Transfer RNA from Malonomonas rubra DSM 5091, 74 nucleotides, folded computationally. Taxonomically the source falls in Malonomonas rubra (Bacteria, Pseudomonadati, Desulfuromonadia, Geopsychrobacteraceae). Its Rfam family is "tRNA". Gene Ontology term of the family: triplet codon-amino acid adaptor activity.
RNA sequence: GGCCCCGUAGCUCAGCUGGAUAGAGCAGCACCCUCCUAAGGUGACGGUCGGGGGUUCAAAUCCUCCCGGGGUCG
Numbered sequence: 001g002g003c004c005c006c007g008u009a010g011c012u013c014a015g016c017u018g019g020a021u022a023g024a025g026c027a028g029c030a031c032c033c034u035c036c037u038a039a040g041g042u043g044a045c046g047g048u049c050g051g052g053g054g055u056u057c058a059a060a061u062c063c064u065c066c067c068g069g070g071g072u073c074g
Base pairs, nucleotide, nucleotide: 001073002072003071004070005069006068007067010026011025012024013023019057029043030042031041032040050066051065052064053063054062
């Protein structure tokens, strides 16, 4: 340098034949339970969906360029 894959909440990921409020688990937070802690239960919070541009009535999802990570070939 060519090709392929990945990049979504603090962490691990789902969602990707475009369609409506963007989700789950864990962590952290509040409360319940307990003499206290752990475990367990309930709830709320938490996201420019890597960045820019484009297509579209509508983009996490399609196209394109760039950035970062991994693999492979030379």